Predicted 3D model of a 125-nucleotide RNA (FMN riboswitch aptamer (RFN element)) from uncultured Acetatifactor sp. The prediction has a mean pLDDT of 83. The organism belongs to Acetatifactor, within Bacteria. The model forms 100% of the base pairs in the Rfam consensus. RNAcentral holds the sequence, with entries from MGnify.
RNA sequence: UUCUUCGGGGUCGGGUGCAAUUCCCUACUGGCGGUAAAGUCCGCAACCUGUGGGAGCCUUAAGCGCUCUCAUGGCUGAUUCGGUGAAAGUCCGGGACCAACAGUAAAGUCUGGAUGAAAGAAGAA
Numbered sequence: 001u002u003c004u005u006c007g008g009g010g011u012c013g014g015g016u017g018c019a020a021u022u023c024c025c026u027a028c029u030g031g032c033g034g035u036a037a038a039g040u041c042c043g044c045a046a047c048c049u050g051u052g053g054g055a056g057c058c059u060u061a062a063g064c065g066c067u068c069u070c071a072u073g074g075c076u077g078a079u080u081c082g083g084u085g086a087a088a089g090u091c092c093g094g095g096a097c098c099a100a101c102a103g104u105a106a107a108g109u110c111u112g113g114a115u116g117a118a119a120g121a122a123g124a125a
Base pairs, nucleotide, nucleotide: 001125002124003123004122005121006120013025014024015023027109028108029099030098031044032043033042034041039097040096048074049073050072051071052070053069054068055067056066057065079095080094081093082092083091101112102111103110
């Protein structure tokens, strides 16, 4: 450098109600890289979004609009105490907290974009 494969998990049970896996009690889950092993530290991806270039569609034509792609920005939630140790907000123990957008009786867990995509990992030449 080329190719191939892999690459996100989770409400058991109960209450109220016409209706809630969304409210209440409770339960369960945690992408990738770094580092003393991380959902909470630092960074990255995805989601959402601005700008510019290119392509396609719509249009009598032009504008506008939509989709894809490249580049470059923005956005992007949450931790304390103690112990061990040379070193740990990462291990052990106790107590907390967080989780995009749309749908719907208000959603981290249902349904959907998405059997999608990327950060990255492994293997082969």